[in-house]
Context: one part of a larger RNA
């Protein structure tokens, strides 16, 4: 991992409470027990038992349609008038109990454990070998004697080097191992605080412990075993057969509360009712200070001018008081402009009323039952935050949630649609119509030249890319652009300077002459001149030539790590962009044909028949079934072959039922009731087999 079987909302109560049938009703009912019997789901009795209701208030006494409070005939609070129960059966739900089921770490209690293992008592064992050589003896030297030096004897040590025996540092291997701690190599100790038998001791808030929270029988921040015991689990996981009908919620308040609950609110069944309720639209009528817009209308804040109260500097020798000031500045005026907590001012919208129309049951209210109280993404108004976030927090609208289909390449929320079943029939919707890929290589007229572009997202700034509008200059008295000539004089202007001659730099009435024109000079060159060229002007050519600005399209800015791409091929008078129209494709939408449900309404005693609408769904709310076992009545099958198996182009919306050659070999189906160990795909579920 798969198949089989088990495998989880049960039972019990003088328990509360709805709802349904039933009996009997101002009453309803018996319990334990008893006796009769035809022995049962029978009958009678237990009825001056006991409960429930028929009467409440009061703490009570105790009063009683009242009573409590209270001095009260007051007011006030409960209660009456306004009146049905009650016993029994089913079924929702709730309490108490293990209470759908499985699942802790833990706590209590009694016991059992020192054959492992810690440490202690008592008694024994054991350490090859080889080395260092303490004290203290001896004996020479030595001293006045000591001390004190030398030999030789000597044989000390938690000495030293190694075995056994302890241990287990270091690598490696072993890691479903040979082993639930090994094996190989390497180390550490090795007369000692030395290993070690065997017998004893110490017991779980104790022990032991050269202390590691270590050990205490493969178990230790408290062993192990039976018992409290189905501890408790707001916590995770599971919860089993179909089909219809409606169908939510992640939100307020509160919460030793935040992933749990109590109320509301949103769901769903039954009942009841009616005012025409709810909804929508449209007049009229309200309240109210958002947006906006405003400010010599307040508060505050504030651009630049203009007057300058006042004050700073300065000056009359000081003072007094005047005079000056490119400095600060209050008011006031012109001028620009700002505010969530500013308002002289103000909509839309939404709200409430009242009237009128459309709708039609969607509305309200009483009750049983519930889920939901983690929400999340987008448009919009806002806060926070950085006018950041798939970010947090609020408001109003959709969507997902709990919603399939069509588009978007691919995709919970975006765009079109809201899936009852069937069909090899149409039309559209959103988006598509060169292929891949249904469907125009569709028409008309532009624009782009970047493969820009064909999803969406690039900016400030740059630029004789282009089309296209406006305005305004020149142009056959001939414009631009080219070529051809001229571009001269006073003059090398003054002035600086070494020089300074148009052209290093200052100055200026940058002037004045000749002319078709021709700067005291536009740039390039000299040391400086020279030399080239430019403004201007003629000739030639022969028709459109500049300048400002506004819009389309394109362009540069534009750089990221494995190999490129619009979804892919590819496409250029387009298969790009822009306008306009025309066909078609497109989906569970909408028609079309059958057929099925549910609610309404007509007809009908009813079955039904005809109109109208409905039927997407999680959580959860109802309704109707199918099936499994035993039990009951009824009436069947079976050795001429039950159940079970296996098989079939049969019935049924489905759960399921049914027929039958074949296996099988002894029970075993149908109606119509009843009562349940009643339906399994998942719980790291349990057990077996594979």
């Nucleotide at each position: 991992g798969c198949c089989u079987a088990c495998g989880a909302g049960u039972u019990g109560c003088g328990c509360u409470u709805c709802a349904c049938u039933g009996g009997c009703g101002a009453g309803g009912u018996u319990a334990a027990c008893c006796g009769c019997u035809g022995c049962a789901g029978g009958c009678g009795g237990g009825a001056u038992a006991g409960c429930c209701g028929a009467a409440g208030c009061g703490a009570a006494a105790g009063c009683g349609a009242g009573u409590c409070u209270g001095a009260a005939g007051a007011g006030g609070g409960c209660g009456a008038a306004u009146a049905a129960g009650u016993c029994a059966g089913u079924g929702g739900a709730g309490g108490c109990a293990g209470a759908c089921g499985c699942g802790a770490a833990a706590c209590c209690u009694a016991g059992u454990g020192a054959u492992c293992u810690a440490c202690c008592c008592u008694u024994g064992g054991c350490c090859a070998g080889g080395g260092u050589g303490a004290a203290a003896u001896u004996u020479c030297g030595g001293u006045a004697a000591c001390a004190c030096g030398g030999a030789a004897u000597g044989g000390a040590g938690g000495c030293c080097c190694g075995a056994a025996c302890u241990g287990u540092u270091u690598a490696g291997c072993g890691u479903u191992g040979a082993a639930a701690a090994g094996c190989u190599a390497u180390c550490g100790g090795a007369u000692g605080a030395g290993c070690u038998g065997a017998g004893g001791g110490u017991a779980g808030g104790g022990g032991u412990g050269a202390a590691a929270g270590g050990c205490u029988a493969a178990u230790c921040a408290a062993a192990c075993u039976g018992g409290g015991a189905a501890a408790u689990a707001g916590c995770u996981c599971g919860u089993a057969c179909u089909c219809u009908u409606c169908g939510a919620a992640a939100u307020g308040c509160c919460u030793u509360u935040a992933g749990g609950g109590g109320c509301a609110g949103c769901g769903u069944g039954a009942g009841u009712g009616a005012a025409g309720a709810g909804u929508c639209u449209g007049a009229c009528g309200g309240a109210g200070g958002u947006a906006g817009a405003g400010c010599u209308a307040c508060u505050g804040a504030u651009u630049g001018g203009a007057u300058g109260c006042g004050g700073g500097g300065g000056a009359g020798g000081c003072g007094a008081c005047u005079c000056c000031u490119a400095c600060c500045a209050a008011g006031u005026c012109c001028u620009g402009a700002c505010a969530a907590a500013c308002u002289c001012c103000g909509a839309a919208u939404g709200c409430c009323g009242u009237c009128a129309g459309a709708u039609g049951u969607u509305u309200a209210c009483u009750u049983g039952c519930a889920g939901u109280g983690a929400g999340c993404c987008u448009g919009u108004g806002g806060g926070u935050g950085a006018u950041a976030a798939g970010g947090c927090c609020c408001a109003u609208g959709g969507a997902c949630g709990a919603g399939a289909g069509g588009g978007g390449g691919a995709g919970a929320a975006c765009c079109c649609g809201g899936a009852c079943c069937a069909a090899c029939a149409g039309c559209u919707a959103a988006g598509g119509u060169c292929c891949c890929c249904a469907a125009g290589u569709g028409u008309a007229u532009g624009c782009u030249a970047a493969g820009u572009u064909g999803g969406a997202g690039g900016a400030a700034c740059g630029a004789g890319g282009u089309c296209u509008g406006a305005c305004u200059g020149c142009a056959u008295u001939g414009a631009c652009a080219g070529c051809c000539a001229g571009g001269a004089u006073g003059u090398u202007u003054g002035c600086u300077u070494g020089g300074a001659a148009g052209c290093a730099g200052c100055c200026a009435u940058u002037c004045a002459u000749u002319u078709a024109a021709a700067g005291a000079g536009u740039g390039c060159g000299u040391a400086a001149c020279a030399g080239c060229u430019c403004a201007c002007u003629g000739g030639u050519c022969g028709a459109g030539c500049g300048g400002u600005u506004g819009g389309g399209c394109g362009u540069g800015a534009a750089u990221g790590a494995u190999a490129c791409u619009c979804g892919g091929g590819c496409a250029u008078c387009a298969a790009g962009c822009a306008u306009a129209c025309c066909a078609c494709c497109g989906a569970a939408g909408c028609u079309u044909u059958g057929g099925a449900u549910u609610c309404c309404u007509g007809c009908g005693c009813a079955a039904g028949c005809g109109g109208g609408a409905u039927u997407g769904g999680u959580a959860g709310a109802a309704g109707a079934g199918c099936a499994u076992u035993c039990c009951a009545a009824c009436g069947a099958c079976g050795g001429a072959g039950a159940a079970g198996g296996a098989g079939c182009a049969c019935c049924g919306a489905g759960a399921g039922g049914g027929c039958u050659a074949c296996u099988g070999g002894a029970g075993u189906a149908g109606u119509u009731g009843g009562a349940a160990g009643a339906g399994c795909a998942a719980a790291u579920g349990u057990a077996g087999g594979c």

Background: Model confidence (mean pLDDT): 83 of 100. Large-subunit ribosomal RNA, domain II from a Pseudomonadota bacterium, 690 nucleotides, folded computationally. The RNAcentral record of the full RNA draws on ENA. Rfam family: Bacterial large subunit ribosomal RNA. NCBI's taxonomy places the organism under Bacteria, Pseudomonadati, Pseudomonadota.